A computed fold for a 497-nucleotide part of an RNA from an uncultured bacterium, annotated as small-subunit ribosomal RNA, 5' domain. The coordinates come from a structure-prediction model, not an experiment, and the mean pLDDT is 86. The RNAcentral record of the full RNA draws on ENA, Greengenes and SILVA.

[in-house]
Context: one part of a larger RNA
RNA sequence: AACGAACGCUGGCGGCAUGGAUUAGGCAUGCAAGUCGAACGGUGCAGCAAUGCACAGUGGCGCAAGGGUGAGGAACGCGUGAGUAACCUGCCCUUAAGUUGGGAACAGCUCCUGGAAACGGGAAUUAAUACCGAAUGUGAUCGCCGGAAGACAUCUUCUGGUGAUUAAAGGCCGCAAGGUCGCUUAAGGAGGGGCUCGCGUCCCAUUAGCUAGUUGGUGAGGUAACGGCCCACCAAGGCGAAGAUGGGUAGCUGGUCUGAGAGGACGAUCAGCCACACUGGGACUGAGAUACUGCCCAGACUCCUACGGGAGGCUGCAGUCGAGAAUUUUGGGCAAUGGGGGCAACCCUGACCCAGCAAUGCCGCGUGCGGGAUGAAGGUCUUCGGAUUGUAAACCGCUGUCAAGAGGGACGAAUACAAUUGACGGUACCUCUGGAGGAAGUCACGGCUAACUACGUGCCAGCAGCCGCGGUAAUACGUAGGUGACAAGCGUUGUUC
Numbered sequence: 001a002a003c004g005a006a007c008g009c010u011g012g013c014g015g016c017a018u019g020g021a022u023u024a025g026g027c028a029u030g031c032a033a034g035u036c037g038a039a040c041g042g043u044g045c046a047g048c049a050a051u052g053c054a055c056a057g058u059g060g061c062g063c064a065a066g067g068g069u070g071a072g073g074a075a076c077g078c079g080u081g082a083g084u085a086a087c088c089u090g091c092c093c094u095u096a097a098g099u100u101g102g103g104a105a106c107a108g109c110u111c112c113u114g115g116a117a118a119c120g121g122g123a124a125u126u127a128a129u130a131c132c133g134a135a136u137g138u139g140a141u142c143g144c145c146g147g148a149a150g151a152c153a154u155c156u157u158c159u160g161g162u163g164a165u166u167a168a169a170g171g172c173c174g175c176a177a178g179g180u181c182g183c184u185u186a187a188g189g190a191g192g193g194g195c196u197c198g199c200g201u202c203c204c205a206u207u208a209g210c211u212a213g214u215u216g217g218u219g220a221g222g223u224a225a226c227g228g229c230c231c232a233c234c235a236a237g238g239c240g241a242a243g244a245u246g247g248g249u250a251g252c253u254g255g256u257c258u259g260a261g262a263g264g265a266c267g268a269u270c271a272g273c274c275a276c277a278c279u280g281g282g283a284c285u286g287a288g289a290u291a292c293u294g295c296c297c298a299g300a301c302u303c304c305u306a307c308g309g310g311a312g313g314c315u316g317c318a319g320u321c322g323a324g325a326a327u328u329u330u331g332g333g334c335a336a337u338g339g340g341g342g343c344a345a346c347c348c349u350g351a352c353c354c355a356g357c358a359a360u361g362c363c364g365c366g367u368g369c370g371g372g373a374u375g376a377a378g379g380u381c382u383u384c385g386g387a388u389u390g391u392a393a394a395c396c397g398c399u400g401u402c403a404a405g406a407g408g409g410a411c412g413a414a415u416a417c418a419a420u421u422g423a424c425g426g427u428a429c430c431u432c433u434g435g436a437g438g439a440a441g442u443c444a445c446g447g448c449u450a451a452c453u454a455c456g457u458g459c460c461a462g463c464a465g466c467c468g469c470g471g472u473a474a475u476a477c478g479u480a481g482g483u484g485a486c487a488a489g490c491g492u493u494g495u496u497c
Stems, first nucleotide, its partner, number of pairs: 001496003005493005012365006018358002025321003029318003034061003039058002042055005068276003077201008087193003092189008100134001102132002110123005139166012170181004202248003209239003214236006221229001251273004255266004278299005301312004329355001331354003337351001338349004368398004378389004402438001404433005412424001441486005446467003452481005462469002
């Protein structure tokens, strides 16, 4: 000097930040991911109807984002620089071409039925942008025959001919023409990701040898893709004092703190990457997951049960218990920014924006200002003369910040135009009103180190960061007066430089 601090004493206001660092311990309750009726059949309600509204189900997109945590991990995990001629990419943008004609089902609904429940079983019937054949093939992929260009070994790119394989879905508006939202194929882009490599990345040698899918090859499999990634066979390799292997510790970085710098320590908040989601394992779906609020299996724990069987996962936001020196409200709103769905209207959003609590921190402001000597009273000391508190108070004059009351009152909010829309908030801010009124403490005073006397105590009680004080006049203990320092804080403890 610093802190995500804690503790003691004290505490007026505002702005901006920050706030579970310990048990990755257990969790009651509510909320945190839905949306689309302009994909589809239907059901209910309103209506004479046209039609409108709402909804369980099928279907689409989203749920892989956003949010949390730091357990694990010493690793291509991260950082930085390259490579991918070894790769993928939904939505979005650009370009080219297409969108023809059929079929069979399954939910829902109806009937029957099992179960305490969770949840099912059977029959009949039905729609689609759900599913499956067929047609077409601009194209794409693969095979064969040629040509050209490029390269780092395998190879890559462009192009001509020929054969095989391979697409699609419709909705809405409109009288129509057509428009619009989609769908399919291909190429390019943007953004995103996978994989590989060089270099860097803590401590212990009181860890010296480690390794059988181990190291390499051939072939086959697998993947979007290279690869012992996996498998069969073959060879016997590979790593290591430039520290292998083992053990300990740890999320990494931009940065933060300190320091003149070099360096050292740290990695809260914010941002990027990684990892995890009760513990362990597994795949499915999908453009993308081996998926926090999806699925399956095993385990521990909690709950329900009619004992046959079921349900759950706050390291989301609040909140609760526990442990702890210690860390907040079971708040308001989608008004803004952003995200998902939708043609849109709009819906959802504990992301976010706000408010609440906490002197936890930083910054700002105030607790008055000027005059005022009989140097009042009181206190303290005293050599009893006085000294000091001290212009301090009283008293006189003035001001009106903050707080209080009253009145007004935003920006943040909008691109054809006109209107509508503000949680914060009647907040900030402005004006007026009255009156010094409501607002100061904490630590220290032997030296280091700014600041001294009296009394009490008597090696006791106690103090102390170091040196050291205290055994009868203690500037060092306790109290008082005085003084010094900082100030809504002050001091102590802990930690880092």